[in-house]
RNA sequence: GCACAUAAGGGCAAACCCAUCGAAAGAUGGGGGCGCAAAACCUCCGGUCUAACGGCACGAGCCUACGACAGCGGGGUUGCCGGAA
Repeated sequence: GCACAUAAGGGCAAACCCAUCGAAAGAUGGGGGCGCAAAACCUCCGGUCUAACGGCACGAGCCUACGACAGCGGGGUUGCCGGAA
């Protein structure tokens, strides 16, 4: 330097519940712990979710991201501990 274990230390935290925020998707905090070696950070590409505003419709409703997901995939940036094979 590269790779990474049914080991050690430490880290993060799904569903679900409570509170707050939000039109919603969802977010934040507390509990919780399914999992995670980048489950750290960034929406650049694809995908998915929502549809307030806007548009269409007589109407039920439909379309639209400038909203959301980095724990959907790709890409970019940074990076801890240890020493079985």